Description: SAM riboswitch aptamer (S box leader) from Metabacillus indicus, 101 nucleotides, folded computationally. Model confidence (mean pLDDT): 86 of 100. The organism belongs to Metabacillus, within Bacteria. The sequence is in RNAcentral, with records from Rfam and Ribocentre.
[in-house]
RNA sequence: UUCUUAUCUAGAGAAGCUGAGGGACUGGCCCGUCGAAGCUUCAGCAACCUGGCGCAAUCCAAGGUGCUAAUUCCAGCGAUGCAUCCAUCGGACGAUAAGAA
Numbered sequence: 001u002u003c004u005u006a007u008c009u010a011g012a013g014a015a016g017c018u019g020a021g022g023g024a025c026u027g028g029c030c031c032g033u034c035g036a037a038g039c040u041u042c043a044g045c046a047a048c049c050u051g052g053c054g055c056a057a058u059c060c061a062a063g064g065u066g067c068u069a070a071u072u073c074c075a076g077c078g079a080u081g082c083a084u085c086c087a088u089c090g091g092a093c094g095a096u097a098a099g100a101a
Stems, first nucleotide, its partner, number of pairs: 001101008013042005021031003025076004043068003048064002050061003077090005
């Protein structure tokens, strides 16, 4: 990097350095000098893998990851509902984990 499978309306932030962007992409809408992104330290959330008990379901721990504004922030393609607004459902894209190549 690619493929497969599972999940994505829950949950959880302070300090220091630094200084203008950030929310994947596009459109919208937001966040941001009352400090964005990044880095460091400490803390927290969750429980995919892992470990413990167990036939199993469950439960416990937290070693490997992940995460800590807004539903994956909303939409994007399609279907249905008289349907350019709107609602619901499915998908795509994306993210994360585990396995494989």